This is a predicted structure of a 92-nucleotide RNA (Glycine riboswitch aptamer) from Rhodopseudomonas sp. Model confidence (mean pLDDT): 80 of 100. Taxonomically the source falls in Rhodopseudomonas (Bacteria, Pseudomonadota, Alphaproteobacteria, Hyphomicrobiales).
RNA sequence: CAAGGUCGUGCGGGAGAGAUCAACGCACGUGCGUUGGCGCCGAAGGAGCACCCCCCCAGGAAACUCUCAGGCACAAAGACCGCACGGCUGGA
Numbered sequence: 001c002a003a004g005g006u007c008g009u010g011c012g013g014g015a016g017a018g019a020u021c022a023a024c025g026c027a028c029g030u031g032c033g034u035u036g037g038c039g040c041c042g043a044a045g046g047a048g049c050a051c052c053c054c055c056c057c058a059g060g061a062a063a064c065u066c067u068c069a070g071g072c073a074c075a076a077a078g079a080c081c082g083c084a085c086g087g088c089u090g091g092a
Base pairs, nucleotide, nucleotide: 004089005088006087007086008085009084010083011082012081013080018038020037021036022035023034024033025032026031039072040071041070045068046066047065048064052060053059
C1' cells in the first nucleotide's frame, strides 16, 4: 500500500396492482384526508422451508412461498444495480 469484501452517505436507474364502493370531515372543485367493505400487488420491513446450501443430528438462505405490515393516478416509498465519497477489513 492495490484489488477484493463489508457498512454508511449522496446522486442516478428502478416493477407490480381499483384515480374502487360507502360514510364522515375539509374544500367548493372532476379534489384531499380518515374509517369500514370488496378486489388486487410484492421489490421496505416481517415470517416460512419440499426442492436448494450445509449436513450425523442440527442448522442456513433466496428474486421461492405467505401477505402481518406496506402498497394499488401523481407524489412519497421501493428489493436490486451503477457511480462517487468515507469508515472498517484486506495485504497483490